A computed fold for a 129-nucleotide RNA from Crossiella cryophila, annotated as FMN riboswitch aptamer (RFN element). The RNAcentral record of the sequence draws on Rfam. Model confidence (mean pLDDT): 81 of 100.
RNA sequence: UCGUGCGCUCCGGGGUCGGUGAAAAUCCGAACCGGCGGUGACAGCCCGCGACCCGCCGGCAGCCAGCCGGCGGUUGACACGGUGGAAUUCCGUGGCCGACGGUGAAAGUCCGGAUGGGAGGCUGCGCAC
Numbered sequence: 001u002c003g004u005g006c007g008c009u010c011c012g013g014g015g016u017c018g019g020u021g022a023a024a025a026u027c028c029g030a031a032c033c034g035g036c037g038g039u040g041a042c043a044g045c046c047c048g049c050g051a052c053c054c055g056c057c058g059g060c061a062g063c064c065a066g067c068c069g070g071c072g073g074u075u076g077a078c079a080c081g082g083u084g085g086a087a088u089u090c091c092g093u094g095g096c097c098g099a100c101g102g103u104g105a106a107a108g109u110c111c112g113g114a115u116g117g118g119a120g121g122c123u124g125c126g127c128a129c
Base pairs, nucleotide, nucleotide: 003127004126005125006124007123009121010120016030017029018028019027031109032108033098034097035049036048037047038046044096045095053073054072055071056070057069058068059067060066078094079093080092081091082090100112101111102110
């Protein structure tokens, strides 16, 4: 220096005002928010990862349920103009997107699984080169 194993630690934001109504933070008008790595220069919408969900295999269990591990699947959304050597990343304008379950009424923003899980960041020790 690069790779790798183990440990420590950290790690998600956002509903305000008005309207309708018996009832809405869920509908309507306006409002607000943006995980992680990468990318010739800063990214919710470029490439990829993760959470949720589904399937298969294995383990625990007498069976089911459930939990754990592995593998696989699924997994949203952008254009135009400007600057520049370089930007779907910056600036300007106008757009678009957002798991599952719950709820007096349909949820990115409320409640819940979740004091969870996991991408990843920092750092310590070991190993390899």